[in-house]
RNA sequence: AUCUUAUCGAGAGUGACUGAGGGAGAGGCCCGUCGACGUCACAGCAACCUUCCUUUUCAAAGGAGUGGUGCUAAUUCCUACAGAAUGACUCAUUCUGGAAGAUAAGAG
Numbered sequence: 001a002u003c004u005u006a007u008c009g010a011g012a013g014u015g016a017c018u019g020a021g022g023g024a025g026a027g028g029c030c031c032g033u034c035g036a037c038g039u040c041a042c043a044g045c046a047a048c049c050u051u052c053c054u055u056u057u058c059a060a061a062g063g064a065g066u067g068g069u070g071c072u073a074a075u076u077c078c079u080a081c082a083g084a085a086u087g088a089c090u091c092a093u094u095c096u097g098g099a100a101g102a103u104a105a106g107a108g
Stems, first nucleotide, its partner, number of pairs: 002107007013042005021031003026079003043072003048068002051064005076100001081097007
């Protein structure tokens, strides 16, 4: 590389450096010289693994936030594929599922 499982409508930004693109890819729609994206520092959010505490029917539940990740514009920004409902004439809206992606833990 790849595979498995879980989650993805909540939450959380300032400063310095740099300087033109960025939001995975396609379309849309946004962000961006009033400085985005990125890097660094500090701060914060969250609770996947870990650690600690409490309860316990021993399966788990609740709390804290020690360490390892992660995250801090827009629901994963929205859509695509399939099904259903409604309205309308092959399109729109809504719902459900899937695909793709991200993150964690494990396998390899």
Molecule: SAM riboswitch aptamer (S box leader)
Organism: Halobacillus fulvus